[in-house]
RNA sequence: GGGGCGGUAGCUCAGCCGGUUAGAGCAACGGACUCAUAAUCCGUCGGCCGUGGGUUCGAGUCCCACCCGCCCUA
Repeated sequence: GGGGCGGUAGCUCAGCCGGUUAGAGCAACGGACUCAUAAUCCGUCGGCCGUGGGUUCGAGUCCCACCCGCCCUA
C1' cells in the first nucleotide's frame, strides 16, 4: 500500500429485511430479607449509536469520506 472485521449505557454485547418508545447481563444507587454481611428478590439511574456529510416521508441499520482498534496480505 491492498483487503476483511469491529466502534451502540461505566464494562461485555444484542438490535433480523430501514418503521413509531434503542435493549440484555454485569456494575452503580434505593428498597425488601438478615442481629449484621453476603447471596437472593424488587425497583431506579444510565446511550441520540466513533466523527462529518449524503439518500429517504423515515437511518443504529443503506451510501461516501475521515478517525480509532484488531486481523490477513505484499

Predicted 3D model of a 74-nucleotide RNA (transfer RNA) from Streptomyces hoynatensis. Taxonomically the source falls in Streptomyces (Bacteria, Bacillati, Actinomycetes, Kitasatosporales). Its mean pLDDT, the model's own confidence on a scale to 100, is 82. It matches the Rfam family "tRNA". It is annotated as a transfer RNA.